[in-house]
Molecule: transfer RNA
Organism: Hyla annectans
RNA sequence: UAGGGAGUCGUAAAAUGGAAUUACGUAGAGUUUUGAUCUCUUAGUUAUAGGUUCAAUUCCUAUCUCUCUAA
Numbered sequence: 001u002a003g004g005g006a007g008u009c010g011u012a013a014a015a016u017g018g019a020a021u022u023a024c025g026u027a028g029a030g031u032u033u034u035g036a037u038c039u040c041u042u043a044g045u046u047a048u049a050g051g052u053u054c055a056a057u058u059c060c061u062a063u064c065u066c067u068c069u070a071a
Base pairs, nucleotide, nucleotide: 001070002069003068004067005066006065007064010024011023012022013021018054027041028040029039030038047063048062049061050060051059
């Protein structure tokens, strides 16, 4: 410099255009002499800015960050 891939709760990941789930973790409650374990409940997210659409995590464009390949 050129081309490709990725960006989703604190972490790791799902999601065929019809308002985002799961696990671990956080917080609270119960059990326990205490702690651990176990059970129940709970809050928290689509990189940024535009566009298409009745409706965008999903489609299009640009930017940012990370990463791979070639030189």